[in-house]
Transfer RNA from a Candidatus Uhrbacteria bacterium, 77 nucleotides, folded computationally. The organism belongs to Candidatus Uhriibacteriota, within Bacteria. The sequence is in RNAcentral, with records from ENA. It matches the Rfam family "tRNA". Rfam classes the family as a transfer RNA.
């Protein structure tokens, strides 16, 4: 330098034929239960979907550039 994959909640990830207006598990907070703890039950908070543009009535989803991570290839006096 080139190819491919990935980037969504604190963590691990789903969601990619564009449209019920962003979800699950764990974690976190409150309450119930207990003498107390754990486990369990109920309720709740948390995201401008890597960044910036573009297409569209409408974008996490399509297109472009860039950033970061992974991997393979090339180059290497």
């Nucleotide at each position: 330098g080139g190819g491919c994959c990935g980037u969504u909640a604190g963590c691990u990830c789903a969601g990619u034929u564009g449209g019920c207006u962003a979800g699950a598990g764990c974690a976190c907070u409150g309450c119930c239960u207990u003498u107390g703890c754990a486990a369990g039950g109920c309720a709740g908070g948390g995201g401008u979907c890597g960044u910036c543009g573009g297409u569209u009535c409408g974008a996490a989803u399509c297109c472009g550039a860039c950033a970061c991570g992974g991997u393979c290839c090339a180059c290497c006096a």